The RNA shown here (SAM riboswitch aptamer (S box leader)) has 116 nucleotides and comes from a bacterium. Rfam family: SAM riboswitch aptamer (S box leader). Rfam links the family to the GO term regulation of gene expression. Its mean pLDDT, the model's own confidence on a scale to 100, is 79.
């Protein structure tokens, strides 16, 4: 980097260095930012994907349920993945479409695990 798969409405910040951008990408919105963006470092925290532990089923491979486990491997700590974009539905306007602070799906993305 690619593929498969699960999840994505919850949760969790301060300090130092630095100094103008940032919210993935195209576009449109809407936000955040000199009361300090992004980045780096330190500390703190959140959570339960892997791991660990307990219980149950099974000959077994394994499966199901549970525990936060002085957090071991990752991850995360503005806004639903900030919202929309494509399709379907619903509703309103009233017509070949427009709009929505509505629902579902797809695509894209993020994170974990597995594989190449």
């Nucleotide at each position: 980097a690619g593929c498969u798969u699960a999840u994505c409405a919850a949760g969790a910040a301060c300090g130092g260095c630095u100094g103008a951008g940032g919210g993935a990408a195209c576009a449109g919105g809407c936000c955040c930012g000199a009361u300090g963006a992004a980045g780096c470092c330190g500390u703190a925290g959140c959570a339960a994907c892997c791991g660990u532990c307990c219980c149950g089923a099974g000959u077994g491979a394994u499966c199901g349920g549970g525990a936060g486990c002085c957090a071991g491997g990752u991850g995360c700590u503005a806004a639903c993945u900030c919202c929309u974009c494509c399709c379907c539905g619903u509703g309103a306007c009233g017509u070949u479409g427009u709009c929505a602070c509505c629902g579902g799906g797809a695509a894209a993305g993020a994170u974990g695990a597995g594989c190449u």